[in-house]
């Protein structure tokens, strides 16, 4: 370095399932019920200073249908420290997270399911590829505290 097995990791819109839904197959008393084996059970952007606490934690996509229910975790949220702006130092206050200004008008991209293919499967369904579309987000502009002192 390649080629093979095997085992551990690779998850955080994340993962799980005893309910629902659906699928084979068997049995019954057959518009149904069972009973074994399955399959589904949020598409995807965007988000992490530490510590603590809490749980229906942001944004939009699709959809005439279960993206139904529930369990767990979680980057939200709230104090607490730190740590940054608010010219400088301290103290308060506001809003932040090394990209460190909240908020207001203005602009601009981006995705994945889906669709179709193609592969596996008896089947529900999966994988994979190709391809079209968003919001928040970003950028541009408006848009900055008190008190003390202290330097020009």
């Nucleotide at each position: 370095a390649u080629a093979u097995a095997u085992u551990u990791u690779u998850a955080a819109g994340c993962g799980c399932c005893u309910g629902g839904a659906c699928u084979g197959c068997g049995c019954c008393a057959u518009g149904g019920g069972u009973g074994c084996a399955g399959u589904u059970g949020a598409c995807g952007a965007g988000g992490g200073u530490g510590g603590g606490g809490u749980u229906u934690a942001u944004c939009g996509a699709a959809g005439g249908a279960u993206u139904c229910g529930g369990c767990g975790g979680g980057u939200g949220c709230c104090c607490c420290a730190c740590g940054g702006u608010g010219a400088c130092a301290u103290g308060c206050c506001a809003c932040c997270g090394a990209u460190a200004a909240a908020g207001g008008c203005c602009u601009c991209a981006c995705a994945a399911a889906g669709c179709c293919g193609u592969a596996a499967g008896c089947g529900a369904u999966u994988a994979c590829g190709a391809u079209a579309c968003a919001a928040a987000a970003g950028g541009g502009c408006c848009g900055g505290g008190c008190a003390u002192g202290a330097u020009a």